[in-house]
Molecule: Bacterial RNase P class A
Organism: bacterium
RNA sequence: AAGGUGGGUCGGACGACCGCGCCGAAAGGCGAGGAAAGUCCAGGCUCCGUAGAGCAGGACGCUGGAGGCAACUCCAGAUAGCGUAAGCUAUGGAAAGUGCCGCAGAAAACAUACCGCCCACCGCUCCCUUUAAGGGAGCAGAGGCAAGGGUGAAAAGGUGGGGUAAGAGCCCACCGGCGGAAGGGUGACCUUCCGGCCAGGCAAACCCCGUCCGGAGCAAGACCAAAUAGGAGGAGAGGGAAGCUGCUCGCUGACUCCUCGGGUAGGUCGCAAAGAUAAAUGGUCGUCGCCAGCCGUAAGGCUGGAACAGAACCUGGCUUAUAGACCCACCUUCCCG
Numbered sequence: 001a002a003g004g005u006g007g008g009u010c011g012g013a014c015g016a017c018c019g020c021g022c023c024g025a026a027a028g029g030c031g032a033g034g035a036a037a038g039u040c041c042a043g044g045c046u047c048c049g050u051a052g053a054g055c056a057g058g059a060c061g062c063u064g065g066a067g068g069c070a071a072c073u074c075c076a077g078a079u080a081g082c083g084u085a086a087g088c089u090a091u092g093g094a095a096a097g098u099g100c101c102g103c104a105g106a107a108a109a110c111a112u113a114c115c116g117c118c119c120a121c122c123g124c125u126c127c128c129u130u131u132a133a134g135g136g137a138g139c140a141g142a143g144g145c146a147a148g149g150g151u152g153a154a155a156a157g158g159u160g161g162g163g164u165a166a167g168a169g170c171c172c173a174c175c176g177g178c179g180g181a182a183g184g185g186u187g188a189c190c191u192u193c194c195g196g197c198c199a200g201g202c203a204a205a206c207c208c209c210g211u212c213c214g215g216a217g218c219a220a221g222a223c224c225a226a227a228u229a230g231g232a233g234g235a236g237a238g239g240g241a242a243g244c245u246g247c248u249c250g251c252u253g254a255c256u257c258c259u260c261g262g263g264u265a266g267g268u269c270g271c272a273a274a275g276a277u278a279a280a281u282g283g284u285c286g287u288c289g290c291c292a293g294c295c296g297u298a299a300g301g302c303u304g305g306a307a308c309a310g311a312a313c314c315u316g317g318c319u320u321a322u323a324g325a326c327c328c329a330c331c332u333u334c335c336c337g
Stems, first nucleotide, its partner, number of pairs: 001333010012288007020031004033308001037319002040317005045217004057213005062077006078091005092208002097206002099202003114149002116145003123139006157175006176198001178195007221269004231260006242252003290305006
């Protein structure tokens, strides 16, 4: 210098004018973000529920430690994969059970056979020898095989040797994996020895194991409270509508007024140095800064541009989006001294 890795910060600045929301008598004050987003976790707050336990449902999940109520974060490590490296990614169980594995392919898990390989056994044909038995050659399957090819993200352990008609954990060595033992480590796990020869992948499919969790949410919830209708209580009225009843008595009772209580509309609080209501937080200009283009020897000038996005009870996290600028540590390559 170039390329990269990890972590962090910022997300134009100042001023004037106009406009908007809230507060305030006025003067004046306050007025979006690092994510205000997704609403995925956790907590506050509110109401309901609650002896205790369970079911259902949900969250979390390698190991050790630290912080935190929790979610979560940080430090150190383990194993596997990727990268020259700095580093990055993944993380309980696939040998409890169920399920799934598109296309391609013979076959995607009770294995199987498209091309291929083979002819030991069986069959057919021919030849040789022969009394016969036998020997040889060729063909071939409803026979043997799974080495090689081909398909696929993945092919039924891998490599090498032996073996065989051809082959195959069929046998052997090493490696991987599984089981057991011993040793080491707080632990994830590692090392060594032995064994029978082998068991595909997916749990962000159900599920199993472990730990934790009451439910609903600011449209929570609290208070004030109209008209109309309806309810409860009281008072009044008759020369009494109507009914029981054909008549008399009696009872109920249409009407008016007052009081009370519940609910609704609506309002206030909850609610914040933005705030609430479908909901303001904006625009123009000037100076400076950043980027790009053009002009200029230069000083500089002109033109254009600047992301993602936008509160709705609050807080802590996670995830996702983000032009550009800056800082710190580290890695690789090259050059100079």